[in-house]
RNA sequence: GCGCGGGAGAGUUCGCCUUGCUUCUUCGGGAGUUAGGCGGCGCCGAAGGAGCAACCGCCCCCGGAAUCUCUCAGGCAACAGGACCGCGC
Numbered sequence: 001g002c003g004c005g006g007g008a009g010a011g012u013u014c015g016c017c018u019u020g021c022u023u024c025u026u027c028g029g030g031a032g033u034u035a036g037g038c039g040g041c042g043c044c045g046a047a048g049g050a051g052c053a054a055c056c057g058c059c060c061c062c063g064g065a066a067u068c069u070c071u072c073a074g075g076c077a078a079c080a081g082g083a084c085c086g087c088g089c
Stems, first nucleotide, its partner, number of pairs: 001089006011041001013040006020033005042076003048072001049070003055064003
């Protein structure tokens, strides 16, 4: 590196738009609801990215550095993805 298996966390949230269904209608439209999209707010850390008190490079400088910190990115039904772990090549 490839194949197989395992693999966490966080929204029963708000608004708008589209779509299907149900229902009411004075036929103009209204109400409820499914799914999808966009955005707000809230939240999560285990793709990636950034940071460094201890620690390591004997020491300063400087550099490295995690499952720690941040949350830019990513994510918050399932699927997928997924650091990392196990087996095989």
Glycine riboswitch aptamer from uncultured Sphingomicrobium sp., 89 nucleotides, folded computationally. The prediction has a mean pLDDT of 75. The RNAcentral record of the sequence draws on MGnify. It matches the Rfam family "Glycine riboswitch aptamer". Gene Ontology term of the family: glycine biosynthetic process. Rfam's curators write: This family represents the bacterial glycine riboswitch.